RNA sequence: CGGGCUGUAGCGCAGCUUGGUUAGCGCGCCAGACUGGGGGUCUGGAGGUCCGGGGUUCAAAUCCCCGCAGCCCGACCA
Numbered sequence: 001c002g003g004g005c006u007g008u009a010g011c012g013c014a015g016c017u018u019g020g021u022u023a024g025c026g027c028g029c030c031a032g033a034c035u036g037g038g039g040g041u042c043u044g045g046a047g048g049u050c051c052g053g054g055g056u057u058c059a060a061a062u063c064c065c066c067g068c069a070g071c072c073c074g075a076c077c078a
Base pairs, nucleotide, nucleotide: 001074002073003072004071005070006069007068010027011026012025013024020058029045030044031043032042033041034040051067052066053065054064055063
């Protein structure tokens, strides 16, 4: 320098292909019940505006463009 993949809740991920119902799942966290307590089980709850900006559209996590970060491959150098 070129190419590819990834970026969504504290962590790990789905959703993107084919734009449209309230952005969801597991773990974790908080509260309650069961238990003498712990652990465990069950019930309920909080937590996001989807990496940043711009564009298209009635409508964007989803499509397009630019940028940022991480990983991988190649080239260059030695």